[in-house]
RNA sequence: AUGAUUACAAGGGGAGAGCUUACGAAUAGUAACGCCGAAGGAGCAAGUGAAGAGCGAAUCUCUCAGGCAAAAAGACUCUUGUAUGACG
Numbered sequence: 001a002u003g004a005u006u007a008c009a010a011g012g013g014g015a016g017a018g019c020u021u022a023c024g025a026a027u028a029g030u031a032a033c034g035c036c037g038a039a040g041g042a043g044c045a046a047g048u049g050a051a052g053a054g055c056g057a058a059u060c061u062c063u064c065a066g067g068c069a070a071a072a073a074g075a076c077u078c079u080u081g082u083a084u085g086a087c088g
Stems, first nucleotide, its partner, number of pairs: 006083008018033001020032004034068003040064001041062003047055002
């Protein structure tokens, strides 16, 4: 300072897939089958490297966790505020 970037707080937006079946008073719970990816977690391409080691991204992949009426949660994103203070 017409304040990069990052973090935090408040507010707004925010997808997908079972209101399945059995037991049950039940939207609780347990079991079975089917499914979803956008909390979290895990995997790796180029590259690096002597190396099938190690390192190594994602909204990709997996589906451990989580979820499959609504509500809640929700990656990500917008606005405002606070802190930080890069280039010039």

This is a predicted structure of an 88-nucleotide RNA (Glycine riboswitch aptamer) from Oceanobacillus rekensis. The model forms 91% of the base pairs in the Rfam consensus. It matches the Rfam family "Glycine riboswitch aptamer". From the family's description: This family represents the bacterial glycine riboswitch. Its family is annotated with glycine biosynthetic process in the Gene Ontology. The prediction has a mean pLDDT of 81.